[in-house]
RNA sequence: GGGGUCGGUCGGAGGUCGCCGGGGGCUCAGGGCCCUCGGAGGAAAGUCCGAGCUCCACAGGGCAGGGUGCCGGGUAACACCCGGAGGGGGAAACCCCUGGAAAGUGCCACAGAAAAUAGACCGCCCUGUACCCAUUUUCCAGGGUACGGGGUAAGGGUGAAAAGGUGGGGUAAGAGCCCACCGCCUCUCCUGGUAACAGGAGAGGGCAUGGCAAACCCCACCCGGAGAAAGGCCAUGUAGGGGAGCGUUUGAGGGUGGCCCGCCCGAUGCUCCCGGGUAGGCCGCUUGAGCGGUUGGGUAACCAACCGCCUAGAGGAAUGACCUCCACCCGCUUAAAGCGGGUACAGAACUCGGCUUAUGACCGGCCCCCAUC
RNA sequence: GCGCCCGUAGCUCAACCGGAUAGAGCGUUGGACUACGAAUCCAGAGGCUGGAGGUUCGAGUCCUCCCGGGCGCG
Numbered sequence: 001g002g003g004g005u006c007g008g009u010c011g012g013a014g015g016u017c018g019c020c021g022g023g024g025g026c027u028c029a030g031g032g033c034c035c036u037c038g039g040a041g042g043a044a045a046g047u048c049c050g051a052g053c054u055c056c057a058c059a060g061g062g063c064a065g066g067g068u069g070c071c072g073g074g075u076a077a078c079a080c081c082c083g084g085a086g087g088g089g090g091a092a093a094c095c096c097c098u099g100g101a102a103a104g105u106g107c108c109a110c111a112g113a114a115a116a117u118a119g120a121c122c123g124c125c126c127u128g129u130a131c132c133c134a135u136u137u138u139c140c141a142g143g144g145u146a147c148g149g150g151g152u153a154a155g156g157g158u159g160a161a162a163a164g165g166u167g168g169g170g171u172a173a174g175a176g177c178c179c180a181c182c183g184c185c186u187c188u189c190c191u192g193g194u195a196a197c198a199g200g201a202g203a204g205g206g207c208a209u210g211g212c213a214a215a216c217c218c219c220a221c222c223c224g225g226a227g228a229a230a231g232g233c234c235a236u237g238u239a240g241g242g243g244a245g246c247g248u249u250u251g252a253g254g255g256u257g258g259c260c261c262g263c264c265c266g267a268u269g270c271u272c273c274c275g276g277g278u279a280g281g282c283c284g285c286u287u288g289a290g291c292g293g294u295u296g297g298g299u300a301a302c303c304a305a306c307c308g309c310c311u312a313g314a315g316g317a318a319u320g321a322c323c324u325c326c327a328c329c330c331g332c333u334u335a336a337a338g339c340g341g342g343u344a345c346a347g348a349a350c351u352c353g354g355c356u357u358a359u360g361a362c363c364g365g366c367c368c369c370c371a372u373c
Numbered sequence: 374g375c376g377c378c379c380g381u382a383g384c385u386c387a388a389c390c391g392g393a394u395a396g397a398g399c400g401u402u403g404g405a406c407u408a409c410g411a412a413u414c415c416a417g418a419g420g421c422u423g424g425a426g427g428u429u430c431g432a433g434u435c436c437u438c439c440c441g442g443g444c445g446c447g
Stems, first nucleotide, its partner, number of pairs: 001369010011326007019039009041345001045356002048354005053227004060261004065223005070084005085098005099218002104216002106212003121156002123152011164182006183207001184205009231283004241274006253265003290309008327343006374446007383399004392430001401417005423439005
């Protein structure tokens, strides 16, 4: 100097005027005034996951549907986090990906001869017929063209992908056709590891098993529904208003489920129409899987013990504005000084744990590479 | 708060279970016809499929995250 990775901070001090909430006091009862304490974030956001809490059976069976997906651990739980395994990228620090394609179905355009039960366009080889050339004393016997019949996956060419690789034998030419080595598959065993997996030994197999599951699907595991307008308490409303229908144990209807079963409630009951009436308030509401520090355990995520702290909780809803100094950045300026401007993204609404997205700077730890001393 | 759907040319819509140049109508541009216009006929332009990333040989289509719009329930 360049790069990787992990973490932290959001301007500081003083003053004036305001806003919201809690507590206290005075006046006095409609309310007003004074004192004091507290008042946004790392994302409060998107609502994408997971929970707490509340109600419905403290949620039961089946179908449907949805989610997750290497292994182990952490956690209340997770699609999160940590550690590892295999594969890929990078010079390295480091980063990215992850069940099953020999259960089945489906798809693989164009190009190409052939695209998954492989396949003959050119080429290579054998061969039939016709013709031409060459040779000709005899014998042996050649080359080419056209149209056919076959063999061949070595070579060319197409493609994202062409059905193991190298060498030798073999053959008319070739080919796991055969052999050696490498690779691969199946089975058994041993060693290390909790496991994923890694290493090794033996036997068998000439090779079957192309790719896609963010295609259907299969396998394993998980998921009941609804959401603070949850839910509870108090209170207002001339009210047992009129009509129609269903039903009372052979039970209408309801209990927020996509459906069925089951369970529970259920008779001055339920549904619909007409008419009439009304007023909201309080709780839930912030003490919680909470925050900080020390020690200990663990590679780590995290956990335990002890000590300390209390940190917005309202209504469509406050957390603001101005002045002075300092900090940082930019511009003017020869410099000092001075002047002017700027300091991101954004903003609680029941509460937590994550992920993702937006975002300007500053600070710190560790690691890698290059150069110099 | 919860649930669902959509975004393709200037406008309205297509694109079948992923397949290669993304089509059609209206509009628009130029030309023909006409004295001029309308209508008609001929020819053309116009799209990174709302944005970014991924899966795949290949994405308008499948997956994830953002942006914008709409509908329903309480």